[in-house]
A computed fold for a 146-nucleotide RNA from Sediminibacillus albus, annotated as FMN riboswitch aptamer (RFN element). Its Rfam family is "FMN riboswitch aptamer (RFN element)". From the family's description: The RFN element is a highly conserved domain that is found frequently in the 5'-untranslated regions of prokaryotic mRNAs that encode for flavin mononucleotide (FMN) biosynthesis and transport proteins. NCBI's taxonomy places the organism under Bacteria, Bacillati, Bacillota, Caryophanales, Sediminibacillus. The prediction has a mean pLDDT of 77.
RNA sequence: AAAUUCCUUUGGGGCAGGGUGUAAAUCCCGACCGGCGGUGAUGGGCGAACGUAUGCCCUUAGUCCGUGACCCGCUUGCUAAUUGCAGCGGUGGAUUUGGUGCAAUUCCAAAGCCGACAGUGAAAGUCUGGAUGGGAAAAGGAAACG
Numbered sequence: 001a002a003a004u005u006c007c008u009u010u011g012g013g014g015c016a017g018g019g020u021g022u023a024a025a026u027c028c029c030g031a032c033c034g035g036c037g038g039u040g041a042u043g044g045g046c047g048a049a050c051g052u053a054u055g056c057c058c059u060u061a062g063u064c065c066g067u068g069a070c071c072c073g074c075u076u077g078c079u080a081a082u083u084g085c086a087g088c089g090g091u092g093g094a095u096u097u098g099g100u101g102c103a104a105u106u107c108c109a110a111a112g113c114c115g116a117c118a119g120u121g122a123a124a125g126u127c128u129g130g131a132u133g134g135g136a137a138a139a140g141g142a143a144a145c146g
Stems, first nucleotide, its partner, number of pairs: 004143007017029003031126002033115002035067004043058004062113002071090004076086003095111005117129003
C1' cells in the first nucleotide's frame, strides 16, 4: 500500500403554456427530468524525477457493460413465532444517421427512443402513497495485520 472487519455521515430530478371534457399535472399539442459503479478519443491540470511523456491526476454515456429501488420465488441463517430482517435466485426500459479520426452506440451535428408498483372524478417517467423506508454506492474515522 492492498485486502478485511466495525462505526458515523451522505446517498433522485422533472409537465411552464395551451386543447377537449362534468371531471385530466393521467388523454392530445407542447414542456421538463436523467440514481450508482465501470469504460471512454471530451475538457482541465501536473512537469524532467528511480522510472514513465505512447506518462500521471481530476473530469466526460438516461439509451454501451454492470448495478439499485419495485415485484416474484427459495427457505439456508437470525427470531419463541407468522411476519420481518439477512442471504440466494429470477424478473427488470430505451439509438440511430451523418461528420472527424488509426480508433467513437461515449466527441460534434441532427433526428429518435425509454422510464417499477399501488392510488385517482379520466389511462401518470413528472401528482399522491408505501417512503421520516430501502438502496447501488460515496466520503470520513477506528481496529487489527504486513